[in-house]
């Protein structure tokens, strides 16, 4: 240093300004935001044998995986005459988005550019951005105990 176990704490941003209307932060112009892990030719610091390498840190909403919503089954306790049902574990499903150029050995990531996309449920009018489930619940992250070999 490394299986594992438990425990603590963290762990999601966004509608400027204008139109139309009775009504819209839902529509129209504009306007703005991008979880978490991996990948990484992107950057910065350090070493170094200085023709080219090592180490750490850093670089993706649309690549790869995943979370949260839904939806289906298990199990367990509660609960009923049976039943529904509620809970908790945990498993299976569903489920969005990228292209041209340029550089170059190599671009899915660099640079320029022009695009796409975004649970469910309310709503005076159709919502990634208001409200609400939600002081939850989470991919994970950090620190700490205990731990055979």
């Nucleotide at each position: 240093a490394u299986a594992u176990u438990c425990c603590u704490u963290c762990g999601g941003g966004g509608u400027c300004a204008g139109g139309u209307g009775a009504a819209a932060u839902u529509c129209c112009u504009a306007a703005c935001c991008g979880g978490c892990g991996g990948u990484g030719a992107u950057g910065a610091a350090g070493c170094a044998u200085a023709u080219a390498g090592c180490u750490u840190c850093u670089u993706a909403g649309u690549c790869c995986g995943u979370g949260a919503c839904c939806c289906g089954g298990u199990u367990a306790a509660c609960g009923u005459a049976a039943a529904a049902g509620u809970u908790a574990a945990g498993c299976g499903g569903u489920g969005g988005a990228u292209c041209u150029g340029g550089u170059g050995c190599a671009a899915a990531u660099c640079c320029a550019g022009a695009g796409c996309c975004g649970a469910c449920a309310g709503u005076u009018a159709a919502a990634g951005u208001c409200u609400g489930g939600a002081u939850g619940g989470g991919a994970g992250a950090a620190g700490g105990a205990a731990a055979a070999a």